[in-house]
Model confidence (mean pLDDT): 81 of 100. Transfer RNA from a Chloroflexota bacterium, 72 nucleotides, folded computationally. Lineage of the source: Bacteria > Bacillati > Chloroflexota. Rfam family: tRNA. It is annotated as a transfer RNA.
RNA sequence: GGCGCAUUCGUCUAAGGGUUAGGACACGGGCCUUUCAAGCCCGUAAUAGGGGUUCGAGUCCCCUAUGCGCCA
Numbered sequence: 001g002g003c004g005c006a007u008u009c010g011u012c013u014a015a016g017g018g019u020u021a022g023g024a025c026a027c028g029g030g031c032c033u034u035u036c037a038a039g040c041c042c043g044u045a046a047u048a049g050g051g052g053u054u055c056g057a058g059u060c061c062c063c064u065a066u067g068c069g070c071c072a
Base pairs, nucleotide, nucleotide: 001071002070003069004068005067006066007065010025011024012023013022018055027043028042029041030040031039048064049063050062051061052060
């Protein structure tokens, strides 16, 4: 220098172009308990950034950034 893959709540991980982006752990509140833990219920919280295509994009296309890999 060229090419490929990956990037989603604090962490891990789902999501055929279409009802509110779901789940687990963690965190906050409540119930339970003499108290704590466990258990149960509720809640907060995310699509790397920018453009494009489309009636509609986490998903398709382009660029950028970061990481990993292959070739030179």